[in-house]
RNA sequence: AGAGUUUGAUCCUGGCUCAGGACGAACGCUGGCGGCGUGCUUCAAACAUGCAAGUCGAACGGAUAAGUUGUUGGCACUAAGAUUUCUUUCUUCAAGCAAAGGAAUUUUAGUGCCGACGACUUGUUAGUGGCGGACGGGUGAGUAACGCGUGAGCAAUCUGGCUAUCACAGGGGGAUAACAGUUGGAAACGACUGCUAAUACCGCAUAUGACCACGAGGAGGCAUCUUCUUGGGGUGAAAGAGGGAACUUGGUGAUAGAUGGGCUUGCGUUUCAUCAGCUAGUUGGUGAGGGUAACGGCCCACCAAGGCGACGACGAAUAGCCGAUCUGAGAGGAUGACCGGCCACACUGGUAUUGAGAACGGACCAGACUCCUACGGGAGGCAGCAGUUAGGAAUAUUGGGCAAUGGAGGGAACUCUGACCCAGCAACGCCGCGUGAAGGAAGAAGGUUUUCGGAUUGUAAACUUCUGAUCUAGGGGAAAAAGGAAGUGAUGGUACCCUAGGAGAAAGCCACGGCUAACUACGUGCCAGCAGCCGCGGUAAUACGUAGGUGGCGAGCGUUGUCCGGAAUGACUGGGCGUAAAGGGAGCGUAGGUGGCAAUUUAAGUUAGAUGUGAAAGCCCAGAGCUCAACUCUGGAAUUGCAUUUAAAACUGGGUUGCUAGAGUACAGGAGGGGUAAGCGGAAUUUCUAGUGUAGCGGUGAAAUGCGUAGAUAUUAGGAAGAACACCGGAGGCGAAGGCGGCUUACUGGACUGCAACUGACACUGAGGCUCGAAAGCGUGGGGAGCAAACAGGAUUAGAUACCCUGGUAGUCCACGCCCUAAACGAUGAUUACUAAAUGUGGGAGGUAUCGACUCCUUCCGUAUUGAAGCAAACGCGAUAAGUAAUCCGCCUGAGGAGUACGGCCGCAAGGUUAAAACUCAAAGGAAUUGACGGGGACCCGCACAAGCAGCGGAGCAUGUUGUUUAAUUCGAUGAUACGCGAAGAACCUUACCAAGACUUGACAUGCUAGGGCAUACCACAGAGAUGUGGGAAAGGAUAGCAAUAUUCACCUAGCACAGAUGGUGCAUGGUUGUCGUCAGCUCGUGUCGUGAGAUGUUGGGUUAAGUCCCGCAACGAGCGCAACCCUUGCGUUUAGUUGCCACAAUUCAGUUUGGGCACUCUAGACGGACAGCCGUAGGUAAUACGGAGGAAGGUGGGGAUGACGUCAAAUCAUCAUGCCUCUUACGUCUUGGGCUACAAGCGUGCUACAAUGGCUAUAACAAAGAGAAGCGAAUCGGAAACGAAGAGCAAACCUGGAAAAGAUAGUCUCAGUUCAGACUGUGGGUUGAAACUCACCCACACGAAGAUGAAGUUGCUAGUAAUCCCGAAUCAGAAUGUCGGGGUGAAUGCGUUCCCGGGUCUUGUACACACCGCCUGUCACGCCAUGGGAGUUGGAGGGACCCAAAGCCGGUGGGCCAACCGAGCAAUCGGAGGCAGCCGUCUAAGGUAAAGCCAGCGACUGGGGUGAAGUCAUAACAAGGUAGCGGUAUCGGAAGGUGCCGCUG
Repeated sequence: AGAGUUUGAUCCUGGCUCAGGACGAACGCUGGCGGCGUGCUUCAAACAUGCAAGUCGAACGGAUAAGUUGUUGGCACUAAGAUUUCUUUCUUCAAGCAAAGGAAUUUUAGUGCCGACGACUUGUUAGUGGCGGACGGGUGAGUAACGCGUGAGCAAUCUGGCUAUCACAGGGGGAUAACAGUUGGAAACGACUGCUAAUACCGCAUAUGACCACGAGGAGGCAUCUUCUUGGGGUGAAAGAGGGAACUUGGUGAUAGAUGGGCUUGCGUUUCAUCAGCUAGUUGGUGAGGGUAACGGCCCACCAAGGCGACGACGAAUAGCCGAUCUGAGAGGAUGACCGGCCACACUGGUAUUGAGAACGGACCAGACUCCUACGGGAGGCAGCAGUUAGGAAUAUUGGGCAAUGGAGGGAACUCUGACCCAGCAACGCCGCGUGAAGGAAGAAGGUUUUCGGAUUGUAAACUUCUGAUCUAGGGGAAAAAGGAAGUGAUGGUACCCUAGGAGAAAGCCACGGCUAACUACGUGCCAGCAGCCGCGGUAAUACGUAGGUGGCGAGCGUUGUCCGGAAUGACUGGGCGUAAAGGGAGCGUAGGUGGCAAUUUAAGUUAGAUGUGAAAGCCCAGAGCUCAACUCUGGAAUUGCAUUUAAAACUGGGUUGCUAGAGUACAGGAGGGGUAAGCGGAAUUUCUAGUGUAGCGGUGAAAUGCGUAGAUAUUAGGAAGAACACCGGAGGCGAAGGCGGCUUACUGGACUGCAACUGACACUGAGGCUCGAAAGCGUGGGGAGCAAACAGGAUUAGAUACCCUGGUAGUCCACGCCCUAAACGAUGAUUACUAAAUGUGGGAGGUAUCGACUCCUUCCGUAUUGAAGCAAACGCGAUAAGUAAUCCGCCUGAGGAGUACGGCCGCAAGGUUAAAACUCAAAGGAAUUGACGGGGACCCGCACAAGCAGCGGAGCAUGUUGUUUAAUUCGAUGAUACGCGAAGAACCUUACCAAGACUUGACAUGCUAGGGCAUACCACAGAGAUGUGGGAAAGGAUAGCAAUAUUCACCUAGCACAGAUGGUGCAUGGUUGUCGUCAGCUCGUGUCGUGAGAUGUUGGGUUAAGUCCCGCAACGAGCGCAACCCUUGCGUUUAGUUGCCACAAUUCAGUUUGGGCACUCUAGACGGACAGCCGUAGGUAAUACGGAGGAAGGUGGGGAUGACGUCAAAUCAUCAUGCCUCUUACGUCUUGGGCUACAAGCGUGCUACAAUGGCUAUAACAAAGAGAAGCGAAUCGGAAACGAAGAGCAAACCUGGAAAAGAUAGUCUCAGUUCAGACUGUGGGUUGAAACUCACCCACACGAAGAUGAAGUUGCUAGUAAUCCCGAAUCAGAAUGUCGGGGUGAAUGCGUUCCCGGGUCUUGUACACACCGCCUGUCACGCCAUGGGAGUUGGAGGGACCCAAAGCCGGUGGGCCAACCGAGCAAUCGGAGGCAGCCGUCUAAGGUAAAGCCAGCGACUGGGGUGAAGUCAUAACAAGGUAGCGGUAUCGGAAGGUGCCGCUG
C1' cells in the first nucleotide's frame, strides 16, 4: 500500500466481499513449564450455610471468676496458761500440804478447713453511656439531568474527628436501665411494682469571644450589600477519668486553618420533526410570611399574565458520565470490563428519626415473595466474600492470614476488619523458556508417486559424540520488617543457589482454485458435500472426502460474534448532481448566510506573551528494579482544552464619516404573437331552405358497416351556428416559467439603447411562507360547428376488448371556483467577475466613404452554428461553459421492495405532498468498442429471382427412411449439411442381431515353467453342426557328433502372466469428412490515434470474377487466401514409328494379307502459342471497359485438382488409432438355423410410362473410355431363347467381350387404355453356388393392373450446357433402375435486379453476446417468505380525573396523663412552663373506579410485494420490435396494455 466481483472485451459510476489490529469472549481439535494480569457481559432473578462492624471497664452501676487482705463465726489440731475434779504418791488418826498422772471446763497464740461481712487486684462481661456503624466493599436498575466533564461563583452555606490560638469548667437537682419480685406469650417480645450509677438527663451562676435588636463613626465593594471600631441592652456553656505525684487524657465557648460536603452558573454531552407547539406553581412580583446550614415557587396567601420553542420546546426511544480503552497517517469512528474520579441504587414503593454527616448488613408503614407457628401471631432481604439454584454459548474456592498496607474503637496492651495480602481453579490474555545440539548417504526400510528409468519424504531416521533449560532426588535457603530498640512471615521450606541422575515424560492446529504462501494420487459423480466473495461437484475435481507432500503459525491453531480500518462508501481534512443516484415546475420575498471603494475608531472574532487549572494511573521519551521480557518504579514531556490578564490592529465584525464603478430613479428613443377586456372580419367545415341533376356516394391494402330513387354525392343561390385564424412565418420576436399568432380600440407589465441629472451599497441568495403554474380531471351555469376517450357497428385476425373504416357521448369553447401534476427538459438552480477566434440572425446607438448606408467599421443587449485553451468516464461542453473563481439555496449516497405502507397536512373527488421498514439480490447503471441481428438504409454478386427447357409432387415398380411389428427385424447418419447415405453390391459367409447347442490361457499375439515331441493327414461311428469317441500312418526342421545320442525349434498337453469385446463415452481425443464456400475474405509487424477495449492499414473515388488493379489517404510493408504455377481439352512445330497408320507396289471374291514407308491419321514426350500484345473510342496520359483486326483459340479459352482465419461441443470410438470406464466359464470364442428382405401407413431419391417428334419389323452406318489369367473368351456346333458344347487368341494400341444406341432408309400401326404401358400372376426352362423355401438373376409362353402429362408446392440447368441415346468399369461365385466414368445427337432463353433465398462491403439502431431459435412484460395456477389493512382480543408504559388512605412530618384540639424548672402553700397539694397519649385536619405511598390516547403481541378474512427447474394465456418493450417510444392525466380492457388530450426526443 491494496485486491476480487457487473462486460464478449473496455473505461467509469457504484455496491458487496477479503487481506490488518483488538476482545472480560465462547466453541472445535490439541496441550510441557514459569512470571504478571484477568475471570456472571445473561435474571437489579431467588437464595440454604458460614463469615463481612465493632470497640472502649482509663465514662457508669452491677454481675461473675480467680486472687490478696481485714473483721468475724464454727470446727479440728498444736503449744502455753488458768480453773475444777478424780486417782496415785507424800503427810496424816482425822485433816492438810506437796508432787505425779488422768479427766473435764476454759483462756491466749498459731496452723488447717468451712462460713459471713468489708476492702482491694486481675480477667471476663449483659446493661447505661461514648465514638464508629454516612468509611471501606458491591452493582449499574433508574437517570438525557447542573447527572457527568470542564471553567467560574456563593457578599446565600455547613463541616465530627485533626491543627493553631484565646477563654473557661462554680454550685445543685430529679430520674432510669441493669438488678429483684410478680406476671402475659408457643415464640418474637413484653407489662407492672421496687432499688441504683454516670463523661446519661435538667435548672441556676459566670461570659473573653459568639448570636440578637438598637445607636455612633470609618473603610470597601458587585445591585441586594460587606467589613472594621465603639456604646449600653438581651440570649446562651461545661464532665469528668487515670495517676502516689508530676502530669496525661477528656469537657465547654470562640476565632482561624485544613479536609470533606451543599448550592448557583458559562460551555459541552445519543437518536427520532412520521414528536410542533408546550406550560397553571406554570412565569414574575408583594408579604422584615413559613421552611432550610444556605439562595430559591422549596412551600403558602394575594396580585399580574406571563414563561419556553425550528439556535428544536414538549414528547418518544436508548443510555450511568468521565480519566481512559480499541482502531486510524491524522481528522475521526467505536467502546466505557479490570484500575482511578463523580453519580445513582440496596427486595418494590413511601416516610421520618438520630446525627457533623444518612442510611446495603438502622427504624416505621404498605406491597410481592420465602420461612417459622401452639393459627393467636412472628421472622427475613448476598447489586459484601465464598457458595447454591435458575437463566445462558459462557465466567472460579462454602481456602489461609491479619505478617504487610489501610480503616474503626481504645491512654495503651489489644480487639475487629471476606478492605487488603496470599494461595487454589481456568492457555481467558500478555510475556519468557522448552520439547534437544553437532556430526551422519547404503541417499536404508516403510509410505506416496511414476513416463517403471526414477522422483520424493530426506540429514530426516538409524548410528556416533555431547549438553542438562525442564524433570526427579538430596543439601542449603531469602528479601519482603519500617520507625530508637525488641518482637512479629499467611505466602513458604516458596523463589533462588549447589550436587547427582538421565534425551529420558513434553507438538499440535489450520490451509494448499484466484484473492493468498503452499500440489499430486485415489474415492465420489449436480450425489455426498464445500463456500468469506467470485464460485466448485453432471466419470479424468490442484475447489468435496481420504492419503502422501507442501505452506503458515506454534502451546497453541482455527471458527463464530462484535468494534475500528481498508471505505475519499456521509468527503472538516476529503465527494458529487447534462446522460451513471442527484437542480426544487417558475417567480416574489421573511428569517438566516454572504457582501463595493476610502478614512477613522473599537477590540467580539483573530494573533502573540504571561498566570491559574487541565487529579493520579495510562500513552510517549529517558533511566532504574525483578536473570530477559511482560510487569513495576523514578523523572520528564504531553494533556492540542477552559478561564483570567497584557499587548497588536493587517483581515472579518461593530460604531462614525465620506465616495460612485454595484443597485435604483429621472429624461430621450425605437422593437415586440407580453397580459386583460370589448368590438369587428373573411376563408373553410357542418347544417337548413330553394333550384339544377341522376344513380350512385363514401371508404379501404382489399372490403363492409353507413348515406342514397322519400332524389344522396355533385353543383348554384340564400340563411344559421360554433370553433380556429392559411399565406406573412423564419433554428425570427416577447414572457419568470407554464405559455403567447386575424384586425381595431382601451387599460397595463417588463426588457433594450442613448445621455450621465439625482439617491448613495439601498446589493446577492433565500429554509419556512405567498403567488403563478400545459394537458387531463372536478363543481355550477352557458355553449356545442368540427374533432373525439367511452360506446356501437363493419373489417383484419387463431383470437383482436387494438392498429384500419363508419358513426358517436363526455370533453374540447365561455364565465366563475377548484385541482397543482408532466420527458413542467437545455434532463444543465440563481447571481457576479475573468478567459482565443470565426460565421449568421433580431433590436438599438455611433462612425467612415458616398449624391445616398442596403452592403463597410466600432459598440451594447438578445438568439444560433463552428471552434482554441481548459474541463470531462466518454459522449461532448466550450464567453448563453459542463472552463477558471466566489456567495447562497435545493438535492444524492447499491438495485429491487417504493415514490409504496402507516401517520400528518391539503383536496368535493380523482388524488397530491411529506415519506419508511421487513425481506431479496451481487449486482443495478453510464459512455464508448467489436461482433451478431433488424418485417433499417445504400451498393454489389450468385440458375437467387425473372426469361426459358426438362422434371419432381399424381400411377406402377426399385431403393432408402420413419413408424409399426417381431425372438431378432444389429448399429450408425436426422433442417439446409440424414433419407440409391456408411453399404464399390445381407441366400451361407459377411453379421455386429435372435434362438438353440458348445468352449474357457481361449478363434488371435508374446513370454515363462513343467511334460511330450509327434501332434496330425486319413478312416469309422454319434451329432444339425461345432464337436466328441475309437482306429491311425511308410509322415517334421536345426545344431553337435562317425554313430548311439544330446540340445533345441515347429507342434501338442497342463499351469501362470495375459488375450479378447462392432461393450459405453465423437460432450475426453487423434485422424478423416460435411457445410457456410471457390464466398473474397482473414490477419500480422512497425508507426500513428485513443485513458482503454480498440481504431487506422482493410475506409473513400473508380474498376474487377476477385482485399483484382489504379488513384487518394497517417500510414508503410508483410503473411494466409484470389490469381498463376499442376492435370486435361482445343491449334501448331519437333522427336519417335509398333501392336498404330497407308500417299505407294503386289495380291485377293473380299480383307493391311504381303512388301515397303513414317508423308498423313494416331500415339506420347518436349516445345510454341494469348499478353488487353496491336488499332480506335471512353476514362484522369490510370486501372480498366467497349468495338475492331489478326488468330485454332480473346479478354481467368472450356473443364478439373486445389477449400484462407474460422463456424456448427456438426459427423464418425462400427474403417483405423486412442484415454478412461465396464465384462472376464462372458458383453469373449465356435457352430446350426433364423433375422437384417416383416408391412396398415407417411416421406425422400430414382426407373418405366402414359405414346405418333411414338411403338413394332427389316436393312445398312458412325464412337470414346475402360476391363481381362481361378480372367476375357473368338470361330464353329446345339437350342426359339436364356444358355450349353468347344476352346483359337490374348497378361493386351496386337487377342477377347464387341452388337454401340439414338440417328438413317423402308414398311406397318392411326389416337384407342391401343400393336401404348408393362406391374402382378401362372407354367416351363437356364446360370452361379455345398445350398436359390424364407431370399438371387436370366429366358420363353401366357396373364395384361394402375396410368391418358399430374393440386398446393417444389428441383436442376446459361453451351457442346439442358434434354435425349447407348457403352464401359469398380464391388462381385451369383445378384443394379444405384454409383463412378465414356462418348453420340444436341436446343431454348437471359428485358433486367422491384421482389423471394443465400452471400459480401459500408452505414444506422439495439435493453442481443449461448448473439433474434436472442432478450423480455403482465395476469392466472402452485410452494415458501416477510409485510400492510382487519371485526376484535391480550399485554405494557406513562400522564390526567375521581374515591379510599397506612406510616409519618406539620397544624389544630380538649374533658386524659406526667419526675426535674417556676409560683403559691407548714404540708398535703394546686397552678404555670414543658412533654406524652388520644382525637380532628392538610399532604401522601400502595390500592380502587371510569375514560381517552400511545406502544406492542395475536387475529378469521383480505391487499399488494419478494422468491422459486421445466406450468397456463398472450407478446407490451429492445431493430422503424412489425401501430416509434416515453411522461402526466382521463377512460376502457383476462393480462401485458389500448385509446383520447397536452408534452418530450432519451